[in-house]
Molecule: c-di-GMP-I riboswitch aptamer
Organism: Geomonas silvestris
RNA sequence: UCCGUUCAACGGCAAACCCGGAGCAAUCCGGCGACGCAAAGCCAUGGAUCCACGUCGGCCCCCUCAAGGGGCGGCGGGGACAGCCAGGUUACCGAA
Numbered sequence: 001u002c003c004g005u006u007c008a009a010c011g012g013c014a015a016a017c018c019c020g021g022a023g024c025a026a027u028c029c030g031g032c033g034a035c036g037c038a039a040a041g042c043c044a045u046g047g048a049u050c051c052a053c054g055u056c057g058g059c060c061c062c063c064u065c066a067a068g069g070g071g072c073g074g075c076g077g078g079g080a081c082a083g084c085c086a087g088g089u090u091a092c093c094g095a096a
Stems, first nucleotide, its partner, number of pairs: 004093001006095001012037002018031005035083001041089003045086003049080003053076004058072005
């Protein structure tokens, strides 16, 4: 320096549930708690997913019709997610 399938040590992080708070929501923060994690440290660049909003010679439903409303889908910009994947970047330890 690479690598870490596996082993050891010092240590680290903390899913779900529950409680409090922020947010329209996705989700986040704190507490509790450990399912797991060798980058489960950091960065939303690409893809996936999720959310609210706007929009539409689209489909369906409510409505006698219209107006209006709802669901799905497409599109748009915005947001969330690093514990979905890829990428970038930094780093503890040392037996083979």